[in-house]
RNA sequence: GUUUGAUCCUGGCUCAGGAUGAACGCUGGCGGCGUGCUUAACACAUGCAAGUCGAACGAGAACGUGCUCUUCGGAGUGCUAGUAAAGUGGCGAACGGGUGAGUAACACGUGACCAACCUUCCUCUCACAUUGGGAUACCUCAAAGAAAUUUGAGCUAAUACCAAAUACUCCGUUUCCUUCGCAUGAAGGUUACGGGAAAGCUCAGGCGGUGAGAGAUGGGGUCGCGGCCUAUUAGGUAGUUGGUGGGGCAACGGCCUACCAAGCCUACGAUAGGUAGCCGGGUUGAGAGACUGAUCGGCCACAUUGGGACUGAGAUACGGCCCAGACUCCUACGGGAGGCAGCAGUGGGGAAUUUUGCGCAAUGGGGGUUGGCCCUGACGCAGCAACGCCGCGUGCGGGAUGAAGGCCUUCGGGUUGUAAACCGCUUUCAGCAGGGACGAUCGUGACGGUACCUGCAGAAGAAGCUCCGGCUAACUACGUGCCAGCAGCCGCGGUAAUACGUAGGGAGCAAGCGUUAUCCGGAUUUAUUGGGCGUAAAGCGCUCGUAGGCUGCUCGUCAAGCAAGGCUUUAAACCUGGGGGCUUAACCUCCAGUCGGGCUUUGAACUGGCGGGCUCGAGUUGGGUAGAGGAAGAUGGAAUUCCCAGUGGAGCGGUGGAAUGCACAGAUAUUGGGAAGAACACCGAUGGCGAAGGCAGUCUUCUGGGCCUUUAACUGACGCUGAGGAGCGAAAGCUAGGGGAGCGAACAGGAUUAGAUACCCUGGUAGUCCUAGCCGUAAACGAUGGGCACUAGGUGUGGGGAUGAAUUUUCUCCGUGCCGCAGCAAACGCAUUAAGUGCCCCGCCUGGGGAGUACGGCCGCAAGGCUAAAACUCAAAGGAAUUGACGGGGGCCCGCACAAGCAGCGGAGCAUGUGGCUUAAUUCGAAGCAACGCGAAGAACCUUACCAGGUCUUGACACUCAGAUGAAGCGGUAGAAAUACCGUGGCCGAAAGGAGUCUGAACAGGUGGUGCAUGGCUGUCGUCAGCUCGUGUCGUGAGAUGUUGGGUUAAGUCCCGCAACGAGCGCAACCCUUGUUACAUGUUACCAGCAUUAAGUUGGGGACUCAUGCAAGACUGCCGGCGUCAAGCCGGAGGAAGGUGGGGAUGACGUCAAGUCAUCAUGCCCCUUAUGACCUGGGCUGCACACGUGCUACAAUGGCCGGUACAACGAGCUGCGAACGCGUAAGCGCAAGCGAAUCUCUUAAAGCCGGUCCCAGUUCGGACUGAAGGCUGCAAUUCGCCUUCACGAAGUCGGAGUUGCUAGUAAUCGCGGAUCAGCACGCCGCGGUGAAUACGUUCCCGGGCCUUGUACACACCGCCCGUCACACCACCCGAGUCGUCCGCACCCGAAGUCGCCAGCCUAACCUUUUGGAGGGAGGCGCCGAAGGUGUAGAGGGUAAGGGGGGUGAAGUCGUAACAAGGUA
Repeated sequence: GUUUGAUCCUGGCUCAGGAUGAACGCUGGCGGCGUGCUUAACACAUGCAAGUCGAACGAGAACGUGCUCUUCGGAGUGCUAGUAAAGUGGCGAACGGGUGAGUAACACGUGACCAACCUUCCUCUCACAUUGGGAUACCUCAAAGAAAUUUGAGCUAAUACCAAAUACUCCGUUUCCUUCGCAUGAAGGUUACGGGAAAGCUCAGGCGGUGAGAGAUGGGGUCGCGGCCUAUUAGGUAGUUGGUGGGGCAACGGCCUACCAAGCCUACGAUAGGUAGCCGGGUUGAGAGACUGAUCGGCCACAUUGGGACUGAGAUACGGCCCAGACUCCUACGGGAGGCAGCAGUGGGGAAUUUUGCGCAAUGGGGGUUGGCCCUGACGCAGCAACGCCGCGUGCGGGAUGAAGGCCUUCGGGUUGUAAACCGCUUUCAGCAGGGACGAUCGUGACGGUACCUGCAGAAGAAGCUCCGGCUAACUACGUGCCAGCAGCCGCGGUAAUACGUAGGGAGCAAGCGUUAUCCGGAUUUAUUGGGCGUAAAGCGCUCGUAGGCUGCUCGUCAAGCAAGGCUUUAAACCUGGGGGCUUAACCUCCAGUCGGGCUUUGAACUGGCGGGCUCGAGUUGGGUAGAGGAAGAUGGAAUUCCCAGUGGAGCGGUGGAAUGCACAGAUAUUGGGAAGAACACCGAUGGCGAAGGCAGUCUUCUGGGCCUUUAACUGACGCUGAGGAGCGAAAGCUAGGGGAGCGAACAGGAUUAGAUACCCUGGUAGUCCUAGCCGUAAACGAUGGGCACUAGGUGUGGGGAUGAAUUUUCUCCGUGCCGCAGCAAACGCAUUAAGUGCCCCGCCUGGGGAGUACGGCCGCAAGGCUAAAACUCAAAGGAAUUGACGGGGGCCCGCACAAGCAGCGGAGCAUGUGGCUUAAUUCGAAGCAACGCGAAGAACCUUACCAGGUCUUGACACUCAGAUGAAGCGGUAGAAAUACCGUGGCCGAAAGGAGUCUGAACAGGUGGUGCAUGGCUGUCGUCAGCUCGUGUCGUGAGAUGUUGGGUUAAGUCCCGCAACGAGCGCAACCCUUGUUACAUGUUACCAGCAUUAAGUUGGGGACUCAUGCAAGACUGCCGGCGUCAAGCCGGAGGAAGGUGGGGAUGACGUCAAGUCAUCAUGCCCCUUAUGACCUGGGCUGCACACGUGCUACAAUGGCCGGUACAACGAGCUGCGAACGCGUAAGCGCAAGCGAAUCUCUUAAAGCCGGUCCCAGUUCGGACUGAAGGCUGCAAUUCGCCUUCACGAAGUCGGAGUUGCUAGUAAUCGCGGAUCAGCACGCCGCGGUGAAUACGUUCCCGGGCCUUGUACACACCGCCCGUCACACCACCCGAGUCGUCCGCACCCGAAGUCGCCAGCCUAACCUUUUGGAGGGAGGCGCCGAAGGUGUAGAGGGUAAGGGGGGUGAAGUCGUAACAAGGUA
């Protein structure tokens, strides 16, 4: 940072830091110091890595050189030189170097011990070194073999080998004494017997040899303590544990052997399995810890794999030997050779790790009397690698017109940026040249002509990488368009991407920068320091109790814990502090310091051990007492069902409604009698008892536990908890035997339903009941383990006690509820019955899913239970509370919402709009309400956006610039027209020029796209009563309060109350109109009275109507009742009007990504001889069909005919058009008046009066069609309207369903207007006539407020579950099959030690010369590696098929859960 609309919490995931033997990508100047196969303990070509000694010994060259001789080929002799190589002998080779396979072990670390041991070389001390002997290698000869190598014969030496002598304080046996030790015993002395040594060389200086003692060094052995995982490893062990005798070893020891005993280890984790070299240290961390064991140092183990010994002071031996196995090489096929985990190097493996370098100059090692000697891939150096750490540089100063270029831009500019250019300066590093070390004490320098010093030239040779959405420092443009891609987490990308790619700019680090991997940290996310468990993960269902842990008061003692001091150890390096040396640093170096262990002395508060005492914890006895506590037996009534009988006679039963079912063979109902099983009404309760599960009629017997009481008596810490273990443990289920009334899984039938394997109904088997036995689980819940103590109260209730004279009061103990303070808690809440404050013990948790699953084990008759993972997958899952929304939740209220009515629609014909179909085109938009007589207040051309054809390209239109110009217009010709050609033809002005036209360039143009980029406008919820804010208060917070509550209203309208007090947008009012009146005015309006006319025609009038303007009026103001002394409601009076008088305009915060880019405007994208523009014709009117909205009807409340009465709103000059004439009519002709209170449209119609029709497809209805006309217009064919005559269709009141309307309303009747050349059943207005009904709010729809539930928040058109189908992934089972490891039994048995051997061979010594002692070869035996056979087990690979699980934009079926989720 990330779960949510938002919040708090829980909880996981992720990031920022540091580190590395690293690797990869891009880049790369110098130096110093370090480091460099983490993988295949895989295989190795080649070279080197251990030799040396002539002062132990025999033998003894070559090259070179001197002299002599020479046939010039050479020969002899001396020196070199007693030298090299080889051999005998001595020492070394057991060190040094490598690696980490094995090892969970006395292997390592640490501390002790060895009275149970060894130690070449070195140092010191004492003593000695006498006399002899026999061989042998080399060599010579011979032989075998390819070779490696071997054999025979002969010669010879020693510091090689052997015998004898001598010898101590040596060794073995033995006698005695002293001292010491915890002990086995040790040390010293002493008696006797037996045994044991030696080597020489020499330059004469020395160097060596032998015995004994001591030291030093190095090793061996034993023990305490410490450091990994798994219990899904719980038992292991026969040389095993101990003893005795013997053997063996340097030494102790079952180390080995024979016999005897039966021990030994283990829950404080034996045995088994897995993993691993251990440590000093390293990394990280505040620390505690966690992880790690490269380089350096200590120890161990190993040396191709396994086994074995020899030699030696030392090995069970990396560059030795023998045997066996695998592999490689040589071979003449008979046999042989080899071991880089030494240094280089090669192949291979791998993401990945260097030169087949120089030198012994230094340090160290071996040999040697010594050396200037030899050896030394130890080591010192160099090389390669940015692998790491450290240091340095890539320049410094000035320089604005802020150059050019790049990028951005609001086009003004900004930025790159003092950056560059330019001017001045410097030379570190690198380069060139000269000098030139320390490291070395006599000599000796690989490094190295290196470090360092001096000089020279010139800014000259030297900067990249990552990032820029948040975390996290740093932003713009273009490209792309859920594509390409990015990504550590959240996430970005679907046409305006600060998240992809590029560029400019910026940020960070810098010879590096990023990425990946791993470790620690953050993570208090395993919590010792330092967490939790009511609801988030987490208290075992309950009790008893073993081990263990913890444990009251007091006295004494010990000193284990604890505390203090001393001694010792903790190697060095490392680390920390200080100092020193490299110019600094890294690095190197000196001094000091740091933890832990052991021994010892002292102390005694606390814990602990031992001993003594106490009574308050715990328990026992006595006396009371309540109870569905348990077990067994007995017994009672009501009810249900069944059986029998009586009465009775048609239904009963059941449901939302039905049906199945029962019933005339007599049901149900009712009465009587009988049978059976199960459960116990009332009392009964928020009550009682029990550890929990659980326990209920009554009585009896047996029995467990509790509570109270007595300052009674007794015991004297006997206590608490409790891993394992044991017992109890609802319901269902299982086994066996009974029982079976009612109820009732399964099952059957009837319903319901789209289906209904359900809910409902009728039946009904297991079961429910009893006995005996299993099972062992539940939301076994207070979702709260047990014990003790402490911390305000109030009020009920059950049991006991005390008090007082008391029915009753007060106090007290134990239980059981509610409310509530402090405190706690994320909140909800808990709160003396804690979830508060403390102590003790146990159990359990560590993200969600996979999964309480698999495998394994234990239990069970089975069902199943207990224990209990991983792979894989997600970034959440979750708790509490908040605001909304929603509910087939609740309450209150409103609305033509329902109801009550009136008239319709849906059926017919036509009109009109839409869908669909068709078409070259049928232009486009609108889509539930809120699209569909809508945009369109009017498509024949135009409109027009569509189609076909013909045409134009600065354009049909705007503006600017430049240039040119008898232009436009008119007439004619061609053409469908656009247009083209010809003829005619100029204007204004001061002349410059302008208008017009043409040419060219910038540009125009687009009804092309995006209404999901937008502005504006509009619809809708809805004229619904709501929506908010400031301050205050409450809450950790989201938020709440106010705005809720009681009344009231049309209204969040008003009143009252209230931690709220105020305010804003809405409501209302203000505006328009209408209804009454007054006043003013009086033409074109009006006319009562006066005069006049055919006529308000005229005079006149200012009364009336009307018009215009300005006022008045209505406010619950008045009265009565109700109401909280309120707001208000009901009724009444007065009034033209009464409680908003009627109507209109007016539309809060917001919702629907609602509608519109085609009214207009507009960003971006697209077209530019076309997606622009012009013209002609066509289309938008197309018709099987479907829907919406209307008109006309179906008739008598009517049609038709005649007569006759009364409006209002409006419109009019390209207009309305009177009167008159003509025509049946539409209309036409002529023509007055009127820019209009004057004239015209203009006869209103329904109505009224009279007549006719007589219930029919009609004298209803008028569609369709024919004919004839009229009007408009350039033009009525596609495609206008009207008139007359004729024709005369459907239709007889309309299914399911559905619409409008509460009064001057519905219904009905006509009139006017906009658009408009013409076209109106549509739309917008106007008046005439003029109803019915409303009990009421249960229901449908919509809305408002409060409350409740929620797993919803894109908000129920929500969310979400499971099967099936498809794809992928990991896992489990699986007939089997293939490797590996390990146990046991047996077979075979190499090398070799040990033991035995009468035969064979045999130099040293003895001998009587025959032999003996001793030795050898060979043989045999025990053990014994590898191998083989059989068997048991573990783990792994693979597998037909089977199984579930997880994941996956749009699949199928249903609807289980979330609201009462529609059956909680």